[in-house]
Background: The part of an RNA shown here (small-subunit ribosomal RNA, 5' domain) has 546 nucleotides and comes from a metagenome. Model confidence (mean pLDDT): 83 of 100.
Context: one part of a larger RNA
């Protein structure tokens, strides 16, 4: 000099963009943060309103409504969001590899979607319990569950065959045998009928369902190289190192087991100890390098502590389950409930870090055919000079060089100083009872046209045109108008380094100080005044890095 997730002192006008719990991965009140689908399924209220009856207490019917809220089932909940404890490791970075892999939803292609069965929740009844919850009996449905059939392609055994190989084995093609699938829902047409609702079959469309191949996406695994300090850590290792066989896995492998061999690592630093998430980057520096990993992005790890599996295409399963532990809460003392390192917020410790805000309008995500619902992701607003950037606190003229302060060689002196006053202007920002006013929003939806599909002018799909609607921020940004210099300057320093000097006070005292050093009676170095210098809504100090 530069930098910072900074803190502290003094001071503080406005705006934009960023940024804000680094310590206790300490404890947490409260609310919200993951739901959705009635076009998978069975069931199914109430209030209110209308009408009727009434012994005026009420009762009944319709509507509300196949709505709400529960339940079965599907998909999602493994994403998104947080934190950095652990980890010195194939964790990360980089470059390769597939031994030998998995991949829901999505895209392309091929094939299929036949026929049966038994349950169970909800519900009803009953019982236990303070509660959380639970037992028994009975009823019922499905795109829930289970057989059967079928199998283009798929997998397995065996046989033949092509190519590679010493061989095991792999590979190409073919054959015998065996194994394993599925689910429907909604719409339109036609026909029938109780004539306007509904329904069986048929035709047809959309979305689903099943098997397979390929892709895409995501993930698993292996290897080379790189990745902090201590040698005042020198030896370490028995599933250890390798082999055979088997098990296990989506898959290779001591991953696991049995047997066999006795290996494997190490001064090119093993082992042990300490510290630490890694990187793109960021800071500094001419560079080389040094430091660092906050925000944003990629990867990893973790979710009160420790362990475990289940479900699933996928699990470190933060807002899932089980066990143990610590802690907190409820309890009828028998037993239960909980997990903010999600968003806000609270206590604690600390030098130290924000609102218990608004909205799903946009972007993105989940569900749904869609309408739509959910979304503390996100979009915004709020708070903090925490940082960077921009703007303002006025401009011009103005010498009686006013008053006053300070200095003085005491003068018709110097200085603050064109500074003020005064006059003439301007109108940024802030302000106003003013007026106007965005972009961010084209989709969805409706109508029409064309094309496709189809028996079809229905339905459905695609394209185009037109119409209508949707904004949290926010009456915000911005523009215009009004008024009026009005409301807006401080902080540090002035001995040298280092820009800036005098007076008074003090008298090795009180004090200053980054280094050198000042102060013991004329101190440009202490304290105050005047003046000056430097920065400026900041300025200094402290801490840390280069």
């Nucleotide at each position: 000099g530069a930098a910072c997730g900074a803190a502290c002192a003094c001071u503080g006008g406005c705006g934009g963009c960023g940024u804000g719990g680094a310590u206790u991965a300490g404890g947490c009140a409260u609310g919200c943060a993951a739901g959705u689908c009635g076009a998978a399924c069975g069931a199914g209220a109430a209030a209110g309103c209308u009408c009727c009856c009434u012994u005026c207490g009420g009762g009944g019917a319709g509507u509300g409504a196949g709505u709400a809220g529960a339940g079965u089932g599907g998909c999602g909940a493994a994403c998104g969001g947080g934190u950095g404890a652990g980890u010195a490791a194939c964790g990360c970075g980089u470059g390769g590899g597939a031994a030998a892999c998995c991949u829901g939803c999505c895209c392309u292609u091929c094939u299929g979607c036949g026929g049966g069965g038994g349950a169970u929740a909800a519900c009803a009844g009953u019982c236990c319990u303070a509660a959380c919850g639970g037992g028994c009996u009975g009823c019922u449905a499905a795109u829930a569950c289970c057989g059967c059939a079928u199998a283009c392609g798929u997998c397995c055994u065996c046989c033949c065959u092509u190519c590679c190989u010493c061989a095991u084995g792999g590979u190409u093609g073919g054959g015998u045998g065996g194994a394993g699938a599925a689910a429907g829902u909604c719409g339109g047409c036609c026909u029938c009928u109780u004539c306007u609702u509904g329904a069986a079959a048929g035709c047809u469309g959309a979305c689903a369902c099943a098997g397979a191949a390929g892709g895409a996406u995501g993930g698993u695994c292996c290897c080379g190289c790189g990745u902090c300090c201590c040698a005042u850590u020198a030896g370490c290792u028995u599933g250890u190192u390798g082999g055979u066989a088997g098990g296990g896995u989506a898959a290779c492998g001591g991953c696991c087991u049995a047997c066999c061999a006795a290996g494997g690592c190490g001064a090119c630093g093993a082992u042990g100890g300490g510290u630490a998430g890694c990187c793109g980057g960021c800071c500094u520096g001419a560079g080389a390098g040094g430091g660092u990993g906050u925000c944003c992005g990629g990867c990893c790890a973790c979710a009160c502590u420790g362990g475990g599996a289940c479900u699933g295409a996928g699990a470190u399963a933060c807002g899932g389950c089980c066990c143990a532990g610590a802690c907190u809460c409820c309890u009828a003392c028998g037993g239960g409930a909980g997990g903010c390192a999600g968003c806000a917020g609270u206590c604690g410790a600390g030098a130290a870090g924000c609102u218990u805000c608004c909205g799903c309008a946009a972007u993105g995500g989940g569900g749904g055919a869609a309408a739509c619902c959910c979304u503390g992701a996100c979009g915004g607003a709020g708070c903090g000079a925490c940082g960077c950037c921009g703007c303002g606190u006025g401009a011009g003229u103005g010498a009686u060089g006013a008053a006053g302060g300070c200095c003085c060689u005491a003068g018709u002196g110097g200085u603050c100083g064109u500074a003020a006053a005064a006059c003439u202007c301007u109108g940024u920002c802030a302000g106003a009872u003013u007026g106007g006013g965005a972009a961010g929003a084209a989709a969805a939806c409706c109508u029409c046209a064309c094309g496709g599909u189809c028996a079809a002018u229905a339905c459905c799909c695609g394209u185009g045109a037109g119409g209508c609607u949707u904004g949290a921020c926010g009456g915000u940004a911005c523009c215009a108008u009004c008024a009026g210099a009005g409301g807006a300057a401080g902080c540090a320093c002035c001995g040298g380094c280092u820009a800036a000097c005098u007076c008074c006070g003090u008298g090795c005292c009180a004090g200053c100080a980054g280094c050198c050093g000042c102060g013991g009676u004329a101190a440009u170095a202490c304290g105050g005044g005047g003046g000056g210098u430097g920065c400026a809504a900041g300025c200094g100090u402290u801490g840390u890095u280069c």
About this RNA
The full RNA is in RNAcentral, with records from SILVA.